[in-house]
Context: one part of a larger RNA
């Protein structure tokens, strides 16, 4: 010098920041991810003529608007949280991928002909305490499923050209086989979608070189273990995984093994070299009660998805269900110790939609807390009779001291009072949590705001009293045993000041 601190005393105001470091402990309650009706088909509600009628009212159509559920779509793999695990190609840097993927998005080609059969909503009958199943019946679509076409594109079989970096890229003739699509709104014009094929841009897999904690009181590990050959898998090389063969393959340049740990940009400190840490803010990684496991997808082995096992809670009618806050607030424990069950999508940003808009505890605010940082206030001038007191005292004084009174002035903040924003956009109108906030006038009273350590020595600041190795002090050295500047109080001083001191850690 520094801190995500705490502790003790004290405490006036704004700004901008920061806040469970411990039990990845256990969680009441609310929210945190949906959206589209311009893909579907039903419900409801109003209306219109229309059969019908027992005049109550029914039944079909069309027209609006509506939607809670349903089927389909696109989003839930982003965004938000945490650091358990992880000494590893995890990360950090720098190549390689002739071994790969890629929804939306951008920019250009070529296509959408022609069928089908279900099914869930509903309706019927049944189970069931419940989750909820079951069975039977009607129905739609941008849901599924044939078939046609095929510029391209796979695959096969053969062929030239040019490259390379071994496998082998690329470009182009020829034969043969395969495999596509969906519509929707609109009076139209069109727009939004679909499909097949290639670039872009982003995005992501994968592979290698270096680096990247301790501990030899850990010296030998190793069987899919190293390599081959085939077969599988995958987007994709690869002992990834199988089956056969060979016996390799790693290490004193530290293997195994144990311990501790996310990694970095950065942060702290130093004149640097270096030490040390890794919170906020940004990148990556990894995890989502504890293990496994795949399904849906462009993307997941998925935090508010499934399944299974286990532990815990909870509900049960005892047959069997429900649940997963290391989102955002909150609640218990735990600890020295860390805020609000706030408002709001009005802005950036994200899903969804053709917009309209709807969700966004991302985000913007507010809120609580001197946690840090910065900055401003407790007022400014003059004022000696050196009041009054208090403290010392050689009783003369001395000192608190221009300090107060007191006489003049100011009004920054706080409090009143009126005025009032920018963020809100494309020239106009709409639209503001924050916020009547910030700002700015006005009135107006010095009035409402100062303490905390410390005065042997190191180190800046002294006397008196009490106490008497006692009560206590201390970082270190050491103070105390009748005159203690070292303990305790008062005076006076020193030193930071809305903070000071301590205690913890690091340099």
């Nucleotide at each position: 010098g520094a801190u995500g601190a705490a502790c003790g005393c004290u405490g006036g105001c704004g700004g901008c920041g920061u806040g469970c470091c411990u039990a990845a402990c256990a969680c009441a309650u609310g929210c945190a991810a949906g959206u589209c009706g311009a893909g579907c088909g039903g419900g409801g509600u109003a209306u219109a003529a229309g059969c019908u009628u027992u005049c109550g009212g029914g039944c079909a159509u069309a027209u609006a608007c509506u939607u809670u559920a349903g089927c389909g779509g696109c989003g839930g793999a982003c965004g938000g949280g945490u650091g358990a695990g992880u000494a590893a190609c995890g990360c950090g840097u720098g190549g390689g991928c002739a071994a790969c993927c890629u929804g939306c998005c951008g920019a250009a080609c070529g296509g959408a002909c022609u069928g089908g059969g279900a099914u869930a909503a509903c309706a019927g009958c049944g189970g069931g305490a419940a989750a909820c199943c079951g069975u039977u019946g009607c129905u739609a679509a941008u849901a599924c499923c044939g078939g046609a076409u095929a510029a391209g594109c796979u695959c096969c079989c053969g062929u030239g050209g040019c490259c390379g970096c071994a496998u082998g890229g690329u470009c182009g003739a020829g034969g043969g086989a395969g495999a596509a699509a969906a519509g929707g709104a609109g009076a139209g014009a069109u727009c939004c979608g679909c499909c097949g094929a290639a670039c872009g841009a982003g995005g992501g897999g994968c592979c290698c070189g270096c680096g990247u904690c301790u501990g030899a009181u850990u010296a030998g590990c190793u069987a899919g273990u190293u390599g081959g050959u085939g077969g599988g898998g995958u987007a994709g090389a690869g002992g990834c995984u199988c089956a056969c063969c060979a016996a390799g393959g790693c290490g004193a340049c530290g293997a195994u093994c144990a311990g501790u740990a996310g990694c970095c940009g950065a942060c702290c400190u130093g004149a640097g070299a270096g030490g040390g840490u890794g919170a906020u803010c940004g990148g990556c990684c990894a995890c989502a009660u504890u293990g496994g496991g795949a399904c849906u997808g462009a993307g997941a082995c998925a935090c508010g998805g499934c399944c299974c096992a286990a532990a815990c809670u909870c509900c049960u009618a005892c047959g069997g269900g429900a649940g997963g806050c290391a989102g955002c607030a909150g609640u218990g424990a735990g600890g020295g110790a860390u805020a609000u069950u706030g408002c709001a999508c009005a802005a950036u940003g994200g899903a969804g939609g053709a917009a309209a808009c709807u969700c966004u505890g991302a985000u913007g605010c507010a809120g609580c807390a001197a946690c840090g940082c910065c900055g401003c206030g407790u007022g400014a001038g003059g004022g000696a009779a050196g009041a009054a007191g208090g403290u010392c005292u050689u009783c003369g004084g001395a000192u608190c001291g221009u300090a107060a009174a007191c006489c003049u002035c100011u009004a920054u903040c706080g409090a009143c009072g009126g005025g009032g924003a920018c963020g809100a956009a494309g020239a106009a109108a709409c639209u503001g949590a924050c916020g009547g906030u910030a700002c700015c006038c006005g009135a107006g009273u010095a009035a409402g705001a100062a303490g905390c350590c410390c005065c042997g020595g190191c180190u800046a600041a002294c006397u008196a009293c009490g106490u008497g190795c006692c009560a206590g002090c201390a970082g270190c050295c050491g103070c105390g045993g009748u005159a203690a500047a070292a303990c305790g109080u008062a005076g006076g001083g020193g030193g930071c000041a809305a903070g000071c001191g301590u205690u913890a850690u690091c340099c």
Small-subunit ribosomal RNA, 5' domain from an uncultured bacterium, 507 nucleotides, folded computationally. Rfam family: Bacterial small subunit ribosomal RNA. The full RNA is in RNAcentral, with records from ENA.